Predicted 3D model of a 522-nucleotide part of an RNA (small-subunit ribosomal RNA, 5' domain) from an uncultured bacterium. The RNAcentral record of the full RNA draws on ENA. The prediction has a mean pLDDT of 85.
Context: one part of a larger RNA
RNA sequence: GGAUGAACGCUAGCGGCAGGCCUAAUACAUGCAAGUCGAGGGGUAACGCGGUAGCAAUACUGGCGACGACCGGCGCACGGGUGCGUAACGCGUAUGCAAUUUACCCAUAACAAGGGGAUAGCCCGGAGAAAUCCGGAUUAAUACCCUAUAAUAUAUUGAAUAGGCAUCUAUUUAAUAUUAAAGAUUUAUCGGUUAUGGAUGAGCAUGCGUCUGAUUAGCUAGUUGGUAAGGUAACGGCUUACCAAGGCUACGAUCAGUAGGGGGUCUGAGAGGAUGAUCCCCCACACUGGUACUGAGAUACGGACCAGACUCCUACGGGAGGCAGCAGUAAGGAAUAUUGGUCAAUGGACGCAAGUCUGAACCAGCCAUGCCGCGUGAAGGAUGAAGGUCCUCUGGAUUGUAAACUUCUUUUAUAUGGGACGAAACCUGGAAAUUCCUUUCCAAUUGACGGUACCAUAAGAAUAAGCACCGGCUAACUCCGUGCCAGCAGCCGCGGUAAUACGGAGGGUGCAAGCGUUAUCC
Numbered sequence: 001g002g003a004u005g006a007a008c009g010c011u012a013g014c015g016g017c018a019g020g021c022c023u024a025a026u027a028c029a030u031g032c033a034a035g036u037c038g039a040g041g042g043g044u045a046a047c048g049c050g051g052u053a054g055c056a057a058u059a060c061u062g063g064c065g066a067c068g069a070c071c072g073g074c075g076c077a078c079g080g081g082u083g084c085g086u087a088a089c090g091c092g093u094a095u096g097c098a099a100u101u102u103a104c105c106c107a108u109a110a111c112a113a114g115g116g117g118a119u120a121g122c123c124c125g126g127a128g129a130a131a132u133c134c135g136g137a138u139u140a141a142u143a144c145c146c147u148a149u150a151a152u153a154u155a156u157u158g159a160a161u162a163g164g165c166a167u168c169u170a171u172u173u174a175a176u177a178u179u180a181a182a183g184a185u186u187u188a189u190c191g192g193u194u195a196u197g198g199a200u201g202a203g204c205a206u207g208c209g210u211c212u213g214a215u216u217a218g219c220u221a222g223u224u225g226g227u228a229a230g231g232u233a234a235c236g237g238c239u240u241a242c243c244a245a246g247g248c249u250a251c252g253a254u255c256a257g258u259a260g261g262g263g264g265u266c267u268g269a270g271a272g273g274a275u276g277a278u279c280c281c282c283c284a285c286a287c288u289g290g291u292a293c294u295g296a297g298a299u300a301c302g303g304a305c306c307a308g309a310c311u312c313c314u315a316c317g318g319g320a321g322g323c324a325g326c327a328g329u330a331a332g333g334a335a336u337a338u339u340g341g342u343c344a345a346u347g348g349a350c351g352c353a354a355g356u357c358u359g360a361a362c363c364a365g366c367c368a369u370g371c372c373g374c375g376u377g378a379a380g381g382a383u384g385a386a387g388g389u390c391c392u393c394u395g396g397a398u399u400g401u402a403a404a405c406u407u408c409u410u411u412u413a414u415a416u417g418g419g420a421c422g423a424a425a426c427c428u429g430g431a432a433a434u435u436c437c438u439u440u441c442c443a444a445u446u447g448a449c450g451g452u453a454c455c456a457u458a459a460g461a462a463u464a465a466g467c468a469c470c471g472g473c474u475a476a477c478u479c480c481g482u483g484c485c486a487g488c489a490g491c492c493g494c495g496g497u498a499a500u501a502c503g504g505a506g507g508g509u510g511c512a513a514g515c516g517u518u519a520u521c522c
Stems, first nucleotide, its partner, number of pairs: 001522004006518005013374006019367002021332001026330003030327003035074003040071002043067002047065003050061004081285003090210008100202002105198007113147004123136005153178011183190002211257003218248003223245008260282004264275004287308005310321004338364001340363003346360001347358004377408004387399005414458005422449001428443006466511005471492003477506005487494002
């Protein structure tokens, strides 16, 4: 000198863009953050419409719009948070899988036949303070089960050709055995099953790279390898039995400490050094530890079970909970924001769609935390005014064109008026084309931000400057006070009676809505 997720002191006019618990992965009141589908189903708790009875009040009625709870499907493994752990194939990079899987999506081919028994809900009854649970009767499905059909699927046994990288792989072919499906409907469509290929995501393996300590020198029994079996989507001591005695290490094993990794960021001419906030990719975690279930995918933040600590409810028998989601509270701390608005856009889940949900997201609020921009007026103006300060003191120097005064402007602020872009669509209506999958055009509809940005008009210099420093390094000097006192100080050092170094004043210098100090890095 540069930099910062900064903090503190003094000060403060505005806008744009960004950023905002670095500490206690501490504990959490309250609200919200993951639902959706009635075009899968039985149905009908609430609301509305219709109908029936009735003078009316009202009662009844799933008939319709819809739809609580329930069965079922898909989603909840994404999105969002945090950095505890981890020195590791965790990450980065480059390869491999002749050792793998992939819901939804796309393409192609084929198929969807026949039957069955239940169970939620509803109804009845019971237990309990509650959470919730039990019994009986009855009912449906795109829920579950059985049978059929079936190959380019799977398994076994063969044959041929080609290729390679040890095991082998690909193609063609034969035989035997096994394995599928679901309907809804407004007739427009949406779904179902099998197979192959693709796309996307994931898994596994390997080479190289990846902090400090030798005042850590030896470490290791599933340990290293083999055979067999089990297990997995898949290879593998992944697991088990048996056999062998191996494996790692001074090119640093083991142990200990520290730490999420990378793209990047800061600095530097570079080499390098430091760092890993925001944004993107990967990993790990979800009160602590363990376990599996479901599922295409989890060993699952807002799922389950067990144990533990803590908090809460209790009728003392027993139960409930998990903000490292968004706000917010307490605590800790030098220190870090609103219990806001909207689904308008983008994206996601579900749905044929309308749409619903979405603290993702987009916006607004707070904070000079940073960067950038603008303003606090401009031109003229010498009686060089008054006042202040200094001096060699009837006077002079300086503050200083500074002020007054004259002319001008109106950014900004204020007031009034107008007023967006972001919106394209979906859907609906109309028209046209069509290879009959659909496509195109026109109209209409939709804005949280926001009456915001922006524009115009009005009057008026009107609404707007501080902070640090002035001995040398280092730009900027005098007077007064103090008298080794009070104090200053980054280093050298100043202060003991004329202190440019302390305190005040005048003047000056540097930056400027900031300026200094502290901390850290280069």